[in-house]
SAH (S-adenosyl-L-homocysteine) riboswitch aptamer from an uncultured Pseudomonadota bacterium, 94 nucleotides, folded computationally. The model forms 100% of the base pairs in the Rfam consensus.

RNA sequence: GCGGCCGAGGGGCGUUGCAGCGAUGGCGUGUUCAAUAGGGAGCACGCCACGUCAGGCUCGGCAGCUUGCCAACAGUCAACGGCGCCCAUUCUUA
Numbered sequence: 001g002c003g004g005c006c007g008a009g010g011g012g013c014g015u016u017g018c019a020g021c022g023a024u025g026g027c028g029u030g031u032u033c034a035a036u037a038g039g040g041a042g043c044a045c046g047c048c049a050c051g052u053c054a055g056g057c058u059c060g061g062c063a064g065c066u067u068g069c070c071a072a073c074a075g076u077c078a079a080c081g082g083c084g085c086c087c088a089u090u091c092u093u094a
Base pairs, nucleotide, nucleotide: 001065002064004062005061006060007059008058009057010087011086012085013084014083015082018056020052021051022050024049025048026047027046028045029044030043031042032041033040055080
C1' cells in the first nucleotide's frame, strides 16, 4: 500500500433515489446445446423498465498478500453521513 473480517462514530419514524445488488420483465450482441424444420434453453455482455437502497464514508483492531524503510517512547483521540420530524445525551437561560 491492497483487499477481507470485526468493532466504533447515540437512536427512531417517514421520504427521494446516485452507485451497487436482484433465481424480475423487455430488447440487442456473442457463444454453447438442441433441431433439419426449428426459432427453444443455458451462459456472458450492453441498454431500458421495475424492485431494493442514505454508514457505500472515516477511525481503530486482527490475520493475509505485496512493497519500501530502518529508532523507540510519550501525548492527543476525531471529522463527516440528502430532506423532514421525534427521542436521548451535554451546556446555557427562564
The coordinates come from a structure-prediction model, not an experiment, and the mean pLDDT is 76.